[in-house]
RNA sequence: CAAGCAGACCGGGUGAUCGCUGCCUCAGGGGAGACUCUGGGGGAGAGGAAAGUCCGAGCUCCUCCAGGCAGGAUGCUGGGUAACGCCCAGGCCCCGGGAAGGUGACUUUGCGGGGACGGAAAGUGCCACAGAAAUAUACCGCCCGCCUCGGCGGGUAAGGGUGAAACGGCGAGGUAAGAGCUCACCGCUCUGAUGGUGACAUCGGAGGCAAGGCAAACCCCAUCUGGAGCAAGACCGAAGAGAAGGGCUAUAGGUGCCUGGCCUGCCCUCGGGUUGGUCGCUCGAUCCUUUCGGUAACGGAAGGGCUAGAUAGAUGGUCACCGUCCGCCCCGGCGGAUACAGAACUCGGCUUAUAGGUCUGCUUGACCU
RNA sequence: GCGGCUGUAGCUCAGAGGAUAGAGCAUCUGUCUUCGGAACAGAGGGUCGGGGGUUCGAAUCCCUCCAGCCGCGCCA
Repeated sequence: CAAGCAGACCGGGUGAUCGCUGCCUCAGGGGAGACUCUGGGGGAGAGGAAAGUCCGAGCUCCUCCAGGCAGGAUGCUGGGUAACGCCCAGGCCCCGGGAAGGUGACUUUGCGGGGACGGAAAGUGCCACAGAAAUAUACCGCCCGCCUCGGCGGGUAAGGGUGAAACGGCGAGGUAAGAGCUCACCGCUCUGAUGGUGACAUCGGAGGCAAGGCAAACCCCAUCUGGAGCAAGACCGAAGAGAAGGGCUAUAGGUGCCUGGCCUGCCCUCGGGUUGGUCGCUCGAUCCUUUCGGUAACGGAAGGGCUAGAUAGAUGGUCACCGUCCGCCCCGGCGGAUACAGAACUCGGCUUAUAGGUCUGCUUGACCU
Repeated sequence: GCGGCUGUAGCUCAGAGGAUAGAGCAUCUGUCUUCGGAACAGAGGGUCGGGGGUUCGAAUCCCUCCAGCCGCGCCA
């Protein structure tokens, strides 16, 4: 310097002018006042995802009454947080390729990536095809016995074959052949000590090994869980037709079911009117800077700031200059383009879309000293 | 804003962990016919909406994204 990967950040700028939506202010008019009308001035006006609506909350309403059942969600450990299925740190496991040790099974170490990671000795279920046999087995082979010499009976999981998966592995001993049958080692299970808040790790002892996988199959265990949503809800105004039909004092409604309690002239159906205004509404788990604590996520303190509130929906158009990219002429101009997208009660996350650029780290390659 | 449903061949649909994914209509070819239709015989045609995961194995189970459709306002 180039390429790739990972992470963080930015995501056009300045000025003029004409508009649009709020806010503040001045002058004049109206009104008792709240406030309103006209004109002038000042200042503000989309995002990192405003998106999908996948989670978690605030806020508001429903009298979320109590108990049980059902339903739903989450699932290694510790921490963060208002909360979470989010984030941080750690543990363990898996995959890829590398190094070292060992005859070998295997072990150790470092690099990169991933993990929806409670329970498979509570129970049930499934494991197609192939294969003798899929949770229970003898097809071939090996060995022994018998005989009519090709079979029958028995032993055997070391070898072959099938499969995603076949009753631990490796080296020896042993045996008729074999087999944890026996022994050393490796793995596994149980158990004790030590370390750690813990997941777990290390070391020792015991067991010949029984108990294959699937819980993103039912299920079991632990924890959490009332419902609806700003079309929540409150007020004002306008219009109109309910003297309509039905259900009911133990029914109806108050979440799915049951039981008990409490509240209420309530519930269902059909018909009618309206598509206005004000509040909720933007000061908030808020933003910026510095500093302290913490490995980090994050938290504390001090100082400073105010940063859209529209209602069919404002946030735009034009011009000039400068960025960035592309093309052409030709080394300075001309032309074109400038991503994804756009608030709708508000936050914290996740996911998805995104031209181009900046910074940091790692790997590889090239060149120079 | 909230809730629900659907996506499989050109069209309408089956499929529910073990297919080379099927059926009807449509298309094409052949037989029949003077020709066409009908009938009969045969053939072609699929990223199971996209991507990722669980599993030995996924149209089917789970996650995520995309597209389409439907229902819910207030007052008395």